[in-house]
Record summary:
Predicted 3D model of a 72-nucleotide RNA (transfer RNA) from Parcubacteria group bacterium GW2011_GWA2_38_13. Rfam family: tRNA. Gene Ontology term of the family: triplet codon-amino acid adaptor activity. The sequence was found in a public genome assembly.

């Protein structure tokens, strides 16, 4: 160098181009308990980055960046 694969909340993970972007877990308040764990209900939190195509992008294209994989 050359080709392919992945990138979504702290972690993990779902999502047919079209409703508020999903679920566990953590986290934050509250109830519960004399206390602690367990439970219960409630909130906050994420689409690597630029740019195209579209009414209308996680989703498709292009370029880049990271990380894996192969070849040389």
């Nucleotide at each position: 160098g050359c080709g392919g694969g992945u990138a979504u909340c702290g972690u993990a993970u779902a999502a047919c181009g079209g409703u508020u972007a999903u679920u566990a877990u953590g986290u934050c308040a509250c109830c519960u308990u004399g206390c602690c764990a367990a439970g219960g209900u409630g909130g906050a939190g994420a689409u690597g980055a630029c740019g195209g195509u579209u009414c209308g992008a996680u989703u498709c294209c292009g370029u880049u960046u990271a990380c894996c994989c192969g070849c040389u």